[in-house]
RNA sequence: CAGGCUGUCGUAUAGUGGUAGUAUUCAAGGCUGGGGGUCUUGCGGUCCGGGUUCGAUUCCCGGCAGCCUGA
Numbered sequence: 001c002a003g004g005c006u007g008u009c010g011u012a013u014a015g016u017g018g019u020a021g022u023a024u025u026c027a028a029g030g031c032u033g034g035g036g037g038u039c040u041u042g043c044g045g046u047c048c049g050g051g052u053u054c055g056a057u058u059c060c061c062g063g064c065a066g067c068c069u070g071a
C1' cells in the first nucleotide's frame, strides 16, 4: 500500500427491519447462628457520523479501531 473479516453492558457471547437477550461480574435482599452455597430483585450495552425507511443494532456509504492474508 491492496484485499478480506470483525466491532453489542465491566468481561464473554446470541440476535433480528418493529420492547436488545443469556452467562458472569457488581449492588441490595431472603434462606443459614455465621461463613460457604443457593434463590430473588436491581444497575449497566448495539464503535462514530451520514443516508434509506413510518421505524435501523440489523440495510447502504464514509470514518475509526482490531485481526488475518498478500506485496
Base pairs, nucleotide, nucleotide: 001070002069003068004067005066006065007064010024011023012022013021018054026042027041028040029039030038031037047063048062049061050060051059

This is a predicted structure of a 71-nucleotide RNA (transfer RNA) from Candidatus Wolfebacteria bacterium RIFOXYB1_FULL_54_12.
The organism belongs to Candidatus Wolfeibacteriota, within Bacteria.
Its Rfam family is "tRNA". Rfam's curators write: Transfer RNA (tRNA) molecules are approximately 80 nucleotides in length. The family's RNA type in Rfam is transfer RNA.
The RNAcentral record of the sequence draws on ENA.